The RNA shown here (transfer RNA) has 71 nucleotides and comes from a Candidatus Heimdallarchaeota archaeon. RNAcentral holds the sequence, with entries from ENA. The same sequence occurs in records of 4 taxa.

């Protein structure tokens, strides 16, 4: 250089055109004599621009990162 996957909470993923979840982590409460488990609640995310479209995390283009295969 060239092609192909691929980016989603502090982590790990799920979500194929209409409300952004889920588990784990954190903040408060309950639970106990006191920690731990356990409940219950609350908070946090779509990699950047651009384009379609009434509406894009989703589909197109680019850029920039990751992995993998050719040179």
């Nucleotide at each position: 250089g060239c092609g192909a996957c691929u980016g989603u909470a502090g982590u790990u993923a799920a979500g194929u055109g209409g409300u952004a979840u889920a588990a784990u982590u954190g903040g408060g409460c309950c639970c106990u004599g006191c920690c731990a488990c356990g409940g219950c609640u609350c908070g946090g995310u779509c990699c950047c621009g651009g384009g379609u479209u009434c509406g894009a995390a989703u589909c197109c283009c680019g850029g920039c990162g990751g992995u993998c295969g050719c040179a």
Its Rfam family is "tRNA".